Predicted 3D model of RNase P RNA and transfer RNA as a complex of 493 nucleotides.
It holds a member of the Rfam family "Bacterial RNase P class A". Rfam links the family to the GO terms ribonuclease P activity, tRNA processing and dimeric ribonuclease P complex.
Model confidence (mean pLDDT): 75 of 100.

[in-house]
RNA sequence: CCAGCUGGCCGGACGGCCGCUGCCGGAUUGCGGGCGUCUGUGGCCCAUCGAAGCAACGCCGGUGGAGGAAAGUCCGGGCUCCAUGGAGACACGGUGACGGCUAACGGCCGCCGGGGGCGACCCCAGGGAAAGUGCCACAGAAAGCAAACCGCCGGGCUUUAAGCCAGGUAAGGGUGAAAGGGUGCGGUAAGAGCGCACCGCGCGGCCGGUGACGGACGCGGCAGGGCAAACCCCACCGGGAGCAAGACCAAAUAGGGAUGGCCGGGCGCGCUUCAUAAGCGGCGCCAGGUCUCGUCUUCAGACCCGCCAUCCGGGUUGGUUGCUCGAGGCGCUCAGCAAUGGGCGUCCCAGACGAAUGGCCGUCGCGGAGGCGCGAGCCUCCAGACAGAACCCGGCUUACAGGCCAGCUGGCAAA
RNA sequence: CGGAGCGUAGCGCAGCCUGGUUAGCGCACCAGUCUGGGGGACUGGGGGUCGGGAGUUCAAAUCUCCCCGCUCCGACCA
Numbered sequence: 001c002c003a004g005c006u007g008g009c010c011g012g013a014c015g016g017c018c019g020c021u022g023c024c025g026g027a028u029u030g031c032g033g034g035c036g037u038c039u040g041u042g043g044c045c046c047a048u049c050g051a052a053g054c055a056a057c058g059c060c061g062g063u064g065g066a067g068g069a070a071a072g073u074c075c076g077g078g079c080u081c082c083a084u085g086g087a088g089a090c091a092c093g094g095u096g097a098c099g100g101c102u103a104a105c106g107g108c109c110g111c112c113g114g115g116g117g118c119g120a121c122c123c124c125a126g127g128g129a130a131a132g133u134g135c136c137a138c139a140g141a142a143a144g145c146a147a148a149c150c151g152c153c154g155g156g157c158u159u160u161a162a163g164c165c166a167g168g169u170a171a172g173g174g175u176g177a178a179a180g181g182g183u184g185c186g187g188u189a190a191g192a193g194c195g196c197a198c199c200g201c202g203c204g205g206c207c208g209g210u211g212a213c214g215g216a217c218g219c220g221g222c223a224g225g226g227c228a229a230a231c232c233c234c235a236c237c238g239g240g241a242g243c244a245a246g247a248c249c250a251a252a253u254a255g256g257g258a259u260g261g262c263c264g265g266g267c268g269c270g271c272u273u274c275a276u277a278a279g280c281g282g283c284g285c286c287a288g289g290u291c292u293c294g295u296c297u298u299c300a301g302a303c304c305c306g307c308c309a310u311c312c313g314g315g316u317u318g319g320u321u322g323c324u325c326g327a328g329g330c331g332c333u334c335a336g337c338a339a340u341g342g343g344c345g346u347c348c349c350a351g352a353c354g355a356a357u358g359g360c361c362g363u364c365g366c367g368g369a370g371g372c373g374c375g376a377g378c379c380u381c382c383a384g385a386c387a388g389a390a391c392c393c394g395g396c397u398u399a400c401a402g403g404c405c406a407g408c409u410g411g412c413a414a415a
Numbered sequence: 416c417g418g419a420g421c422g423u424a425g426c427g428c429a430g431c432c433u434g435g436u437u438a439g440c441g442c443a444c445c446a447g448u449c450u451g452g453g454g455g456a457c458u459g460g461g462g463g464u465c466g467g468g469a470g471u472u473c474a475a476a477u478c479u480c481c482c483c484g485c486u487c488c489g490a491c492c493a
Base pairs, nucleotide, nucleotide: 001411002410003409004408005407006406007405008404009403010402012364013363014362015361016360017359018358020065021064022063023062024061025060026059028056029055030054031053032046033045034044035043067386071397072396074395075394076393077392078391079242080241081240082239084300085299086298087297088296089295090294092238093237094236095235096234098110099109100108101107112126113124114123115122116121127233128232132231133230134227135226136225149173150172151169152168153167155165156164157163158162181199182198183197184196185195186194200222201220202219203218204217206215207214208213246321247320248319249318256312257311258310259309260308261307262306265286266285267284268283269282270280271279288304289303290302291301314492315491316490328347329346330345331344332343333342334341335340367382368381369380370379371378372377416489417488418487419486420485421484422483425442426441427440428439435473444460445459446458447457448456449455466482467481468480469479470478
């Protein structure tokens, strides 16, 4: 210098003018209470200087105001409601080597195994196929506890070459994604783990490692092809809905109707009545029923109130809260290979709902194109991405003009 | 903002769950026959990135993941 790999960071800076929005402060303006009333008007009483408080939009000043992905909504949580809590079974869904981190995760870190690359490095849903079921199309002779189409080999028969018959053979050809270890030597009629060496595979104990796993040794002649992102088995995890959750206030309407559910039982007492009957959503006891949006069982507890669900019809299109201080940011330090965790200090950093965070100009900087100049350089023009909070966090994935920093690999050249 | 579903020929749909031989059906389109011609009927034919990209598998419209596009539902009170 060229070509790459990995990790981290930025996502223009400054100034002026005009705007939007939250909060704080200031000035200004406005606002009294009680009796009584269904409500309003009216009436009566007290106070009426000032202060405090509240409100108002406009005014003035100060201060804060999008992102690395705010996105997709793919995972995991917080929070809220479904009265609540615990245990178990079945079903359904998800995850899947090992160790750690974390509030949790399908995330991250480290490590192991497999695959790719000369290398830095990258990729892997990476448990179980000797529990069972199922599938392996077409082609091919044969596709699952194998198989003889061609070929090869010896034997018998017909008149030798050749043909026929019954056999042996998986080395070769052919089919296929896949044909019951691979290479070599020996061996054989031809062959074959038939024998041997190496590699692979299986089993056994030993050694190292927390472990996945690795190493050497011994035995075995090779048995049990693939698919579980097919059913399934094993282990672990999971209740549902979502801030339009939920709570409060105000306004308005026909405070409505239909269907269904809980759901309605027994005994005694009590109330009502002069008394009885009838009646009673009064009380007690018993039985029964309901109780987290898959179903069921069980224990504790709660409820059995006129309430809930769906549909039709009607009304409103308001306000407050949830709402932003949080597994929070920044700096230093300690432990750890790292993810991450501990300690100390410091900071407060958007909360809008017709939904703010913008526009114009100037200077500088970055990139591209053109021109001038021997050259350093100068001039002109153009471009500046992806996108945009909506309850909040931790991740993943996807999109992204351009740029910066650090470490590393391969090659070339020079010293 | 939250949730659910769909995408296959010009149009409307099957097939997907349980992967396999050439992805089918109706209308539309093209050609021929019947007719003097049109319409209509009959016969035959053409036309497919299965929304896109990866992965699993021998093999993907189908199974899994990630994107793209479209459609639908959800306010409160009583």